RNA sequence: GAAGCGCGUCGGGGGAUCGCUUUUGUAACAACAAAAGAGGAAAGUCCGAACACCACAGGGCAGCGAGCCGGAUAACGUCCGGGCACCUUUGAAAAAGGGUGACGACAAGUGCAACAGAGAAUAAACCAGCCCGCAAGGGUAAUGGGUGAAACGGUGAGGUAAGAGCUCACCGGCGCUGCUGGUAACAGCCGCGGCCAGGUAAACUCCUCGCGGUGCAAGGCCAAAUAGGGAAACGUUUAAUGAGUUGUCCGCUCAGUGCCGGAGUGAUCUGGCGGCGUUUCCGGGUAGGCCGCUUGAGCCAUGUGGUAACGCAUGGCCUAGAUGAAUGAUCGCCGCCCGUUUCGGCGGGAGACAAGAUUCGGCUUAUAGACGCGCUUCAUUU
Numbered sequence: 001g002a003a004g005c006g007c008g009u010c011g012g013g014g015g016a017u018c019g020c021u022u023u024u025g026u027a028a029c030a031a032c033a034a035a036a037g038a039g040g041a042a043a044g045u046c047c048g049a050a051c052a053c054c055a056c057a058g059g060g061c062a063g064c065g066a067g068c069c070g071g072a073u074a075a076c077g078u079c080c081g082g083g084c085a086c087c088u089u090u091g092a093a094a095a096a097g098g099g100u101g102a103c104g105a106c107a108a109g110u111g112c113a114a115c116a117g118a119g120a121a122u123a124a125a126c127c128a129g130c131c132c133g134c135a136a137g138g139g140u141a142a143u144g145g146g147u148g149a150a151a152c153g154g155u156g157a158g159g160u161a162a163g164a165g166c167u168c169a170c171c172g173g174c175g176c177u178g179c180u181g182g183u184a185a186c187a188g189c190c191g192c193g194g195c196c197a198g199g200u201a202a203a204c205u206c207c208u209c210g211c212g213g214u215g216c217a218a219g220g221c222c223a224a225a226u227a228g229g230g231a232a233a234c235g236u237u238u239a240a241u242g243a244g245u246u247g248u249c250c251g252c253u254c255a256g257u258g259c260c261g262g263a264g265u266g267a268u269c270u271g272g273c274g275g276c277g278u279u280u281c282c283g284g285g286u287a288g289g290c291c292g293c294u295u296g297a298g299c300c301a302u303g304u305g306g307u308a309a310c311g312c313a314u315g316g317c318c319u320a321g322a323u324g325a326a327u328g329a330u331c332g333c334c335g336c337c338c339g340u341u342u343c344g345g346c347g348g349g350a351g352a353c354a355a356g357a358u359u360c361g362g363c364u365u366a367u368a369g370a371c372g373c374g375c376u377u378c379a380u381u382u
Base pairs, nucleotide, nucleotide: 001378002377003376004375005374006373007372008371009370010369012334013333015331016330017329018328020037021036022035023034024033025032026031039353043364044363046362047361048360049359050358051215052214053213054212063211064210065209066208067207068082069081070080071079072078083103084101085100086099087098088097089096090095104206105205109204110203111200112199126145127144128143129140130139131138132137153171154170155169156168157167158166172196173195174193175192176191178189179188180187181186219291220290221289222288229282230281231280232279233278234277235276236275237274241255242254243253244252245251258273259272260271261270262269263268298317299316300315301314302313303312304311305310336349337348338347339346340345
């Protein structure tokens, strides 16, 4: 210097004309004026909450989730700090820089491990070796080789026919006891035990802790037309009504005219129930409208406590609220990039990912270009 990756900040500014949404004023379905009008992710809807409604004695099982330690926070699977492990760069090493980690337990039990290999976890012997044996054969959990991602501690001595933690010394690991430092995770040290115990829990499982459900289409209020439901009044119950005929009306034909009482010889009159019709009222739900709805774990500045996440104090600010769902289009100026220049200008060009829908805190994913920082690789120079 270039490229890649990661993190942070920004991701144009201000006008004119026309148009859209909301609010306010004049006004009153209109019109005019003024003010305001998407994001860092508004996205995925993956976690955590607020809020609302429903459910809910207590305990357990099942199911789901979280899982090193401490802190932050309303809360969290998020963030900050620390521990440990691993990768990478520099370095002789110690260590330092950067990055990653679902990071409780496989030494409770059960299971699983392709291919290769003799053998993949209480077992094993392929080649060579060693020993015994005349030989056949046997011994040697093993000295070297071989296979594999992974092969049952290492060095030496004793021991033995030859060997083997079989025994011993030292080294390493693990477990236990104690001490020291640390809030803790953990680290260091002394001692004891031949204990040598492989991997895998995003395998079953075990341990600790947590968890009721549905989401603003939650939920609350107002409330048409039509069709159901209920009540009352009036009319009617030999007249409405229904069916057929007909292009339609009239007409014609058919059906039907109920039940229980009272009075009367009877015709008939009358009461109740039921049916039918009209009117009025009531109630539920729908369309539609209003609320919820944006002043809030809010934003900005200063000071202050803390390594930090973050907290506290003071002052200032109000910043979308739509619902067949507004936030758009055009023009020129400044800025940015490229070329040119007589340094005044001139000509040309580009603009990513993507757009609210109850509201917050996070995570994840997408993002042209500009600036800053970090890491890695390459090239050149000293």
Predicted 3D model of a 382-nucleotide RNA (Bacterial RNase P class A) from a Pyrinomonadaceae bacterium.
It matches the Rfam family "Bacterial RNase P class A". It is annotated as a ribozyme.
RNAcentral holds the sequence, with entries from ENA.
Its mean pLDDT, the model's own confidence on a scale to 100, is 76.
A source record names the gene rnpB.